[in-house]
RNA sequence: AACUUAUAAAGAAAGGUGGAGGGAAAAGGCCCUGCGAAACCUUAGCAACCGUUCCGAUAUUUCGGGAAAAGGUGCUAAAUCCUUCUCUAGAAAUAGGGAAAUAUAAGUU
Numbered sequence: 001a002a003c004u005u006a007u008a009a010a011g012a013a014a015g016g017u018g019g020a021g022g023g024a025a026a027a028g029g030c031c032c033u034g035c036g037a038a039a040c041c042u043u044a045g046c047a048a049c050c051g052u053u054c055c056g057a058u059a060u061u062u063c064g065g066g067a068a069a070a071g072g073u074g075c076u077a078a079a080u081c082c083u084u085c086u087c088u089a090g091a092a093a094u095a096g097g098g099a100a101a102u103a104u105a106a107g108u109u
Base pairs, nucleotide, nucleotide: 001109002108003107004106005105006104007103008102013043014042015041016040017039021032022031023030026084027083028082029081044076045075046074049072050071052068053067054066055065056063057062080101085098086097087096088095089094
């Protein structure tokens, strides 16, 4: 990097450095931001994908189960901030479903 599978309306912020942008990309919208953006660092936290431990079930090393949180990642404004393609309902506004894309984890090449 490509592919496969799973998840994405829940949850969780303070400080330091920094100095103007940021919310993935393109477009439109709507937001955040000198009461300090991005990025980096420290500490704290969230979660439970992998791993670990305990319990339960099963029966021989397994599980669509429960719990914990010292490990590996990830994350800590807004639904993945919303829309874009498509389907359904509707006169419309709009509402709902699906796809695509993206992100994260685990695995394969």
Molecule: SAM riboswitch aptamer (S box leader)
Organism: Flavobacteriales bacterium